Predicted 3D model of a 127-nucleotide RNA (SAM riboswitch aptamer (S box leader)) from an uncultured Holophagales bacterium. Model confidence (mean pLDDT): 80 of 100. It matches the Rfam family "SAM riboswitch aptamer (S box leader)". Rfam links the family to the GO term regulation of gene expression. It was read from a public genome assembly, where an Rfam model found it.

[in-house]
């Protein structure tokens, strides 16, 4: 890379260097942002809790020198060291199926809510 699970409507920014209408997480289409400076790099800071460390807790197994200790593999709470990730708008919004209700005579199309795949993207694991 495939793949499998789990998260995606909260949160959390300034500087510097540079210069995009051929800029803005993918792909189409809107939509907003962007010379009061996008993206990209850099420096610091901040959010959050996927793994890992560290710690408390209540049970489970097994072991000892048995009023307790050790060892294991899991739960739950803390903690924020270290792997990652993120710091405009919901993954910005929509892309396929389904239900409900509107609109209409009826169907299709068209709103709007809802469910729930798909694609993405981040994390863990990974033949």
């Nucleotide at each position: 890379u495939a793949u499998u699970c789990a998260u995606g409507a909260a949160g959390a920014c300034a500087g510097g260097c540079a210069g995009a209408u051929g800029g803005g997480a993918a792909c189409u289409g809107g939509a907003c942002c962007g010379a009061c400076g996008c993206u990209g790099c850099c420096u610091g800071g901040c959010c959050a809790a996927c793994c890992u460390a560290c710690c408390c807790g209540a049970a489970c197994g097994g072991g000892c020198c048995c009023u307790g200790c050790c060892c294991g593999a899991g739960c739950g709470a803390g903690c924020a060291a270290g792997g990652u990730g993120g710091c405009a708008c919901a993954g910005c919004c929509a892309g396929a199926c389904c239900g409900c209700g509107g609109c209409g005579c009826a169907a299709c199309a068209c709103c709007g809510c809802g469910g729930c795949a798909a694609c993405c993207a981040u994390g863990a694991a990974g033949a």